The RNA shown here (FMN riboswitch aptamer (RFN element)) has 120 nucleotides and comes from Kosmotoga olearia TBF 19.5.1. RNAcentral holds the sequence, with entries from Rfam and Ribocentre. Its mean pLDDT, the model's own confidence on a scale to 100, is 84. Rfam family: FMN riboswitch aptamer (RFN element). From the family's description: The RFN element is a highly conserved domain that is found frequently in the 5'-untranslated regions of prokaryotic mRNAs that encode for flavin mononucleotide (FMN) biosynthesis and transport proteins.
This record gives sequence, C1' cells and structure tokens, in this order.
RNA sequence: AAAAUUCUCCGGGGCAGGGUGAAAUUCCCGACCGGCGGUGAAAGCCCGCGAGCUCCUGAAGGAGUUGAUCCGGUGGAAUUCCGGAGCCGACGGUGAAAGUCCGGAUGGGAGGAGAAUUGA
Repeated sequence: AAAAUUCUCCGGGGCAGGGUGAAAUUCCCGACCGGCGGUGAAAGCCCGCGAGCUCCUGAAGGAGUUGAUCCGGUGGAAUUCCGGAGCCGACGGUGAAAGUCCGGAUGGGAGGAGAAUUGA
C1' cells in the first nucleotide's frame, strides 16, 4: 500500500403559458425532467445495475420480468462531445385517461464518501 471486517453519513428531477369541459398539472397545443457503475473522451435511449411489477415462501429469501436513437461534423478514439431531427418513462389513487399531482415512501436502493481495526 492493496485488501478484509465493522460502523457512520450521503444517496431522483420535472407541466410555465394556453385550449375544451360541470370536472383534466391526467385529454389537446405547448413546457419541463433524466438514479448508479462501466465504456479508448463527458451517455435517459451502448453494456450492466437499482427502483418498480409478477410468481413462490411462514419468514429470511428465491425465481422471473423490466422503456427508448438516428443522421452529419471533429478526433487516434465519441450511438457519450458539437450541430440537427427523433424517441422513452412502474404500481395504486383521482370529479376525466398522469414520466411531471397525491400515495406506499420519515420506506427501499444501485452505489458514493468517510472513520476505526486488522494488514504491521
């Protein structure tokens, strides 16, 4: 020093303005948002993970499922940068259908930072 163990803390954003209507932040025009790790250079849409959902289980836990991108430019290297045009978004609730409101959730969590001990 790597590494191991234990503990602590951190760990998700977003409908402005307008239309219709008895009623919509749910429909329509339009607006806005983008968890974590990786990757030859920075990623919502490349590869994974988490959350969510389904099933099994007395429980711990296990199994399954899980969205979306192209074109041009620069470059040694970019589906990650620059320019342009697109696309995607769990479950339950609701005076009317929700990525954005309310709720499970003061939850869980990929993971990040730090401390102690061992390493010695």